[in-house]
């Protein structure tokens, strides 16, 4: 300096154009003499910036992260 993947809840995965879902962790609650377990509830995310679309996590473009590859130079 070229080409590629990849970024979603606090973790680990879903969703491939139509109001984003699980698990496990979090809070409250029930039960219990306490604690664990176990059963109910609530909160909680699409790295960022633009584009296309009537609608974008998703298609396009940039930029920041991390991963792998080639190549040149020292």
């Nucleotide at each position: 300096g070229c080409g590629g993947g990849c970024a979603u809840a606090g973790u680990u995965c879903a969703a491939u154009g139509g109001u984003a879902g699980a698990a496990c962790g979090g809070c409250g609650g029930c039960u219990u003499c306490c604690c664990a377990a176990g059963c109910c509830u609530c909160a909680g995310a699409u790295a960022c910036g633009g584009g296309u679309u009537c609608g974008a996590u998703c298609c396009c473009c940039g930029u920041u992260g991390c991963c792998c590859g080639c190549u040149c130079c020292a």